[in-house]
RNA sequence: GGCGAAAAAGGCAAACCCCGAGAAAUCGGGGGGCGCAAAGCCUCAGGUCUAAACCCCGACAGGUCGGGGCAUGAUGGCUGGGUUGCCGCCG
Numbered sequence: 001g002g003c004g005a006a007a008a009a010g011g012c013a014a015a016c017c018c019c020g021a022g023a024a025a026u027c028g029g030g031g032g033g034c035g036c037a038a039a040g041c042c043u044c045a046g047g048u049c050u051a052a053a054c055c056c057c058g059a060c061a062g063g064u065c066g067g068g069g070c071a072u073g074a075u076g077g078c079u080g081g082g083u084u085g086c087c088g089c090c091g
Stems, first nucleotide, its partner, number of pairs: 001090004011036002016031006034077001040083003044080003047075003054069007
C1' cells in the first nucleotide's frame, strides 16, 4: 500500500419509545438493535432534506396570513474525497 471479516479482542447503533434543543430538516441524552470492516473524524465536490431570517407576489388592513424563491442550516448510516485506526493475508 492492497485485499478480506473466517477467527480473536472489541467497537458503533437503524426503526421505534421517553426526555430535551430547534422554525424545520435534524441533533443531544436514555432505552432499543436494523445493520455496519471504518456506520471513527472532517461539508472540500456532488446529491438529497428543511426554509427561520431575507427577497418577490397576492389578500386584508398597517402587520398578519398565503404562495413562490433562497442555505449561511442539516445529512459522514447518500456517493466521491481527505484523514486516523484493531485483526488476518499478500506485496
The RNA shown here (c-di-GMP-I-GGC riboswitch aptamer) has 91 nucleotides and comes from a Dehalococcoidia bacterium. The coordinates come from a structure-prediction model, not an experiment, and the mean pLDDT is 88. It was read from a public genome assembly, where an Rfam model found it. The organism belongs to Dehalococcoidia, within Bacteria. Rfam family: c-di-GMP-I-GGC riboswitch aptamer. Rfam links the family to the GO term cyclic-di-GMP binding.